[in-house]
This is a predicted structure of a 1508-nucleotide RNA (small-subunit ribosomal RNA) from a Dehalococcoidia bacterium. Its Rfam family is "Bacterial small subunit ribosomal RNA". Rfam links the family to the GO terms ribosome and structural constituent of ribosome. The RNAcentral record of the sequence draws on ENA and SILVA.
RNA sequence: UUAUCGGAGAGUUUGAUCCUGGCUCAGGACAAACGCUGGCGGCGUGUAUUAGGCAUGCAAGUCGUACGCACACUUCGGUGUGAGUGGCGAACGGGCGAGUAACAGCGUGGGUAACCUGCCCCGUAGUGGGGAACAACCCGCCGAAAGGUGGGCUAAUUCCGCAUAACACCACCGGUGAGAUUCCGGAUGGUAAAAGCUUCCGAGCGCUACGGGAGGGGCUCGCGGUCGAUUAGCUAGUUGGUGGGGUAACGGCCUACCAAGGCGACGACGGAUAGCUGGUCUGAGAGGACGAUCAGCCACACGGGGACUGAGACACGGCCCCGACUCCUACGGGAGGCAGCAGCAAGGAAUAUUCCACAAUGGGCGAAACCCUGACGGAGCGACGCCGCGUGGAGGAUGACGCCUUUCGGGUUGUAAACUCCUUUCUCAGUGACGAAGACAGUGACGGUAGCUGAGGAAUAAGCACCGGCUAACUACGUGCCAGCAGCCGCGGUAAUACGUAGGGUGCAAGCGUUGUCCGGAGUUACUGGGCGUAAAGGGCGCGUAGGCGGCUCGGCAAGUCGCGUCGCACGUGAAAGCUCCCGGCUCAACCGGGGAGGGUCGUGAGAAACUGUCGGGCUUGAGGCAGCGAGAGGCGAGUGGAAUUCCCGGUGUAGUGGUGAAAUGCGUAGAUAUCGGGAGGAACACCAGAGGCGAAGGCGGCUCGCUGGCUCUGACCUGACGCUGAGGCGUGAAGGCGUGGGGAGCGAACGGGAUUAGAUACCCCGGUAGUCCACGCAGUAAACGAUGCAGACGAGGUGUGGGGGGAGUUGACCCCCUCCGUGCCGGAGCUAACGCGUUAAGUGCGCCGCCUGGGGAGUACGGCCGCAAGGCUAAAACUCAAAGGAAUUGACGGGGGCCCGCACAAGCAGCGGAGCGUGUGGUUUAAUUCGAUGCAACGCGAAGAACCUUACCGGGUUUGACAUGCCGUCGGAUCCUGUCUGAAAGCGGGAGUGCCCUUCGGGGACGGCGUGCACAGGUGCUGCAUGGCUGUCGUCAGCUCGUGUCGUGAGAUGUUGGGUUAAGUCCCGCAACGAGCGCAACCCCUGUGGCUAGUUGCCAUCGUGUCUGAGCCGAGACUGCCGGGCGCAACCCGGAGGAAGGAGGGGAUGACGUCAAGUCAGCAUGGCCCUUACGCCCUGGGCUACACACACGCUACAAUGGGUGGUACAACGGGUUGCCAAGCCGCGAGGUGGAGCUAAUCCCGUAAAAGCCAUCCUCAGUUCGGAUUGCAGGCUGAAACUCGCCUGCAUGAAGCCGGAGUUGCUAGUAACCGUAGGUCAGCACUACUGCGGUGAAUACGUUCCCGGGCCUUGUACACACCGCCCGUCACGUCACGAAAGCCGGCAAUGCCUGAAGCCGGUGGGCCAACCCGUUCAGGGAGGCAGCCGUCGAGGGCAGGGCUGGUGAUUGGGACGAAGUCGUAACAAGGUAGCCGUAGCGGAAGCUGCGGCUGGAUCACCUCCUUU
Repeated sequence: UUAUCGGAGAGUUUGAUCCUGGCUCAGGACAAACGCUGGCGGCGUGUAUUAGGCAUGCAAGUCGUACGCACACUUCGGUGUGAGUGGCGAACGGGCGAGUAACAGCGUGGGUAACCUGCCCCGUAGUGGGGAACAACCCGCCGAAAGGUGGGCUAAUUCCGCAUAACACCACCGGUGAGAUUCCGGAUGGUAAAAGCUUCCGAGCGCUACGGGAGGGGCUCGCGGUCGAUUAGCUAGUUGGUGGGGUAACGGCCUACCAAGGCGACGACGGAUAGCUGGUCUGAGAGGACGAUCAGCCACACGGGGACUGAGACACGGCCCCGACUCCUACGGGAGGCAGCAGCAAGGAAUAUUCCACAAUGGGCGAAACCCUGACGGAGCGACGCCGCGUGGAGGAUGACGCCUUUCGGGUUGUAAACUCCUUUCUCAGUGACGAAGACAGUGACGGUAGCUGAGGAAUAAGCACCGGCUAACUACGUGCCAGCAGCCGCGGUAAUACGUAGGGUGCAAGCGUUGUCCGGAGUUACUGGGCGUAAAGGGCGCGUAGGCGGCUCGGCAAGUCGCGUCGCACGUGAAAGCUCCCGGCUCAACCGGGGAGGGUCGUGAGAAACUGUCGGGCUUGAGGCAGCGAGAGGCGAGUGGAAUUCCCGGUGUAGUGGUGAAAUGCGUAGAUAUCGGGAGGAACACCAGAGGCGAAGGCGGCUCGCUGGCUCUGACCUGACGCUGAGGCGUGAAGGCGUGGGGAGCGAACGGGAUUAGAUACCCCGGUAGUCCACGCAGUAAACGAUGCAGACGAGGUGUGGGGGGAGUUGACCCCCUCCGUGCCGGAGCUAACGCGUUAAGUGCGCCGCCUGGGGAGUACGGCCGCAAGGCUAAAACUCAAAGGAAUUGACGGGGGCCCGCACAAGCAGCGGAGCGUGUGGUUUAAUUCGAUGCAACGCGAAGAACCUUACCGGGUUUGACAUGCCGUCGGAUCCUGUCUGAAAGCGGGAGUGCCCUUCGGGGACGGCGUGCACAGGUGCUGCAUGGCUGUCGUCAGCUCGUGUCGUGAGAUGUUGGGUUAAGUCCCGCAACGAGCGCAACCCCUGUGGCUAGUUGCCAUCGUGUCUGAGCCGAGACUGCCGGGCGCAACCCGGAGGAAGGAGGGGAUGACGUCAAGUCAGCAUGGCCCUUACGCCCUGGGCUACACACACGCUACAAUGGGUGGUACAACGGGUUGCCAAGCCGCGAGGUGGAGCUAAUCCCGUAAAAGCCAUCCUCAGUUCGGAUUGCAGGCUGAAACUCGCCUGCAUGAAGCCGGAGUUGCUAGUAACCGUAGGUCAGCACUACUGCGGUGAAUACGUUCCCGGGCCUUGUACACACCGCCCGUCACGUCACGAAAGCCGGCAAUGCCUGAAGCCGGUGGGCCAACCCGUUCAGGGAGGCAGCCGUCGAGGGCAGGGCUGGUGAUUGGGACGAAGUCGUAACAAGGUAGCCGUAGCGGAAGCUGCGGCUGGAUCACCUCCUUU
């Protein structure tokens, strides 16, 4: 440079973020199955489960040219058939995967000097001459059968001698070779034959021996290929040798003897699982998983054993034996083996025809014709898979009907349909193959199939899943945490795109989904390609074995000695199929054919020498040694010292002491505590002391002595890589604990007592035993931590500190500079998820070891090892969850910290809580006591007016409705007025009169009534958790945010933090921020001062003048402007002047982002749901007013700062024509009468204020206080005051004498006290509410505490945010597991007994044709057989063990489950900091002791560092 190939993520932990980490999904594949559906064809494929059992048929025969016999036919030549003899085959082909973890297997590459090979091919030589038997057959016998047996005859390519023979075999010698009984070569003794056909010849097929070949096999070796060490030791033919046997052949294969070996941490032995491979699936690859179909190898053939025959078997369709099973039987005995092809039942989620044919290919036999062949070729069945095709194509808008939906307009289904034109896979008919060849002829199961031609007609053909996110596709209805869905997250509790149905849509399509399995995604086992400070993960520490790794340099070798690295080259091999590329054949494709490429950790040969290795030589820097200084709580032993505690003795001394938050138990008048003196004993060593030193770690601290380990520095004298790490192993190892024996002062688990508390098995207190101490053993664990393995190397610095050396300088030393070793802090690059680490790495690379792989279960069970025990080490699974985690962020919270506000506390004043009454609420009651509001922020709240009405409740009545609109029928009159009957009323009847428009005079319209219907009205029925609007609250608090920039991977931070200041995020200064918005403030209103304007209805007896007041309008004034002081000379603060007023003058309106699913569907509006002769409507009466109680808010009081009476003063805001109502008159009064005036600065409420002031009475009393309650008599409103109004007069005169715990308001014109007006309203419960004015205080040192809030910071396991989270026992239910007296199985062995078949050995008295002897015969010999004996031996029996499984009363913990019980352990300082190890104790979490850790908050101190 070119070419080829080529790797995608998402959901889910959080309020959010980054990381770690698991779970889940999207992809592909399948010998599949299941659900719904199903038109056609091609090519494939189909019992994976019971190697469980099988009815029936078929799957291996053939040869008459090897032979005899019988039979049939015969043209007499012969031909054919059958059962036999004989030969070849049956060891192939076909099936299956049980067993097998192995050189008896497989793959790959070798060896065979240790071997075999029928049929086939090539070559050499030969094929002579004899003999014998047994079937068939005949006769007899036994048996039910299967079959057996005796006698007799017979042929051969059956069997047996003899001859001939070599180069074949045996003994001997030589040679090749690393190595020879075995290979090659050379001289002597034993071994073989068979006929038949054409037959006219010849020839052909055969046979024998030997050599060679091809192909096939046997044996053997290297390497490769499953799991677990909770299997660590195994082994008696075991390992080797010698002799022998055996085999085709080596060998311990077998046997006798001898020796004592052999294997194993590089995993032996035992266990579990499994046929192996080519390949298949997946994957970017490396890998991972699998081993159906096809192909190679192996193993097996009912389970087990055995041999025979044979070239070949230990033999699927052969034999023998044992066993199980099935069948037949005359009960004596027999028969059988589908894991061949079909088929059957069974098992199972599940897997086919008892088909056709030898036409092709292949196989057996034969000379051949031929025969046989469930191999094979085909067909059938199954959408089981892959591939291809079709279910129509083109046009067609009024966007039809219908369905669905709708905001009612429409939208959508949708060019979809209808409709028009066209086409053919279907049907019928005709024609009709290739596959069939070596010349000709013949031969087709498939099959009248494929293909081709013609005719007919859209005719014959679409489903399935999904539509919340991942993930492509949305609406309606139903349902209401139900029914259900779900792969993960999760949906469903009345509006569900998540359930069910429908419409619509999306995706695939003769299929679509589901389930199961494998790979992928998963870099989630990491070789490629991960990690271990805090997420899971460094061994507690050291020494060291094996192993792994190893400094500088020169040369040789080329992996050699039994074996090996690296690099390229050549040769061999890596079967075919498959994959891949090219080409080709079926119309394409699937499928198939041809060719190429590729593929090994493989073998052999020659070569290279950089690296590794190895051999030899050298070096000194790694390591070690030597010499000389040096520091040290390094270790062990012995001794010794003082202080303190306790105890004992004695003295002084007297009533307490001790202890705590406060107490008590305890001790003490028998004299304590306190104090002095003396003594005893044990343990620990103040100050020095430091983040200092030493040690490998644990750990080590008075002083002295002895013994002893290690370390640093300096010198560069010696050795010359002697090194690093370290699985196992060995040692060491705090505290607690254990054993034996001592010791025992203090402390102190357990225990006792006292407190605390709801309880207190705790925290606190008083005691106190083990223990703590010593000696010797054991134990072996800790937050054994730097939570950081060891060693060496590299790579900025700064500053402390301990030890040493040097320089300069000095009399000497300090200070100063350089350097080595140790130990801290800060920090750069770099690294890290972040925090942080940073020459003492958590940086960069290297070597070795240990360890991790989601949470829980569990560091547990079982097993093993160790231990006296406690327990330690090693270490699972079932089950269960969708997380568990790390760091950091923002909040919230803390019985964390700092700063600061607020009538928050404090300081005050007046109250509430007690009484009576009023009002509201809870509760209770009731036919109903309508409903709502419920901590602050419900409770004089909705109510700013419940006798009827209101009114929603109860009782009664009524049904197109009390009200709106439209339609239908009828009557026609309007509206209106009035009477009567019934009734509680509503209701139900009767009567009178007239107007408008059009008219064809019938009537119609408008309008009204009535009637029956239809649409509809109506609902204070439900949902404030479907909503709008409005409101409360935090809170008038000072906060809440944004843009841009910057920082951070990010959430986010910065700004907004800091120093000051303010009422304020108010302002100033500083600052990686600079600006801005909503809030704050200001702008608005009222009020306080004065001015101007206008001059009535105000003031005035009136007029004039004038004055005052005043609504309105306008404008002034206040801004830290001025002075002084403080501060950083900024903001600002303090003081002062002037001023009506100061530092916001007072008050109001105004309420940021948001919080509380806060409140309200009953004010209104409104989605949805619900009721429609009632949940609507009407009416009368009742109820909302009940009353044993409880609470909230008030009123009036309890009196003399008062009450009564008399006199007398001063307001403001307001209201008024269905109204306010004057004067006058009547009434004690409420009120009545009266009617002037006023729609209002005019008149009225209103002569008015009240407290106040003046005077007087009361004199401390349940009163001349207080007024409840009740009686009588009246007044007013109203249809109507009984339930249930207000007022007046007279009478009555209750509780109450200042209020427990607790609690409320208020900081100035405020509180308190006093009256007054108004709204609602016929009237009124008004003490309420909203305003108005009058009189008019006290107190604030201060911020410790309570409450609320703001800012900063800290911790957090909280985030529906502390009203949070969360732990353990107990109780109940479900599930899986462990233990357990036992019980029942399985597996592999061991010992002994027994022992079939059979091989081998022995014997062989019984039996026997060939050969020999015997003339024949008889007989004998040789040899053989039966039988018997023995070794081995399947199986069986007995016995004790091993391993493993099931089950088991009971028992143990575990997991999960709804809102159960008890407590509160942990998270904040979690209220006693927590945690680790250990020990004791306790219902439980847990508590306590001892030692350790910080992964503890807070304050103070010490030290170091950073910045200035």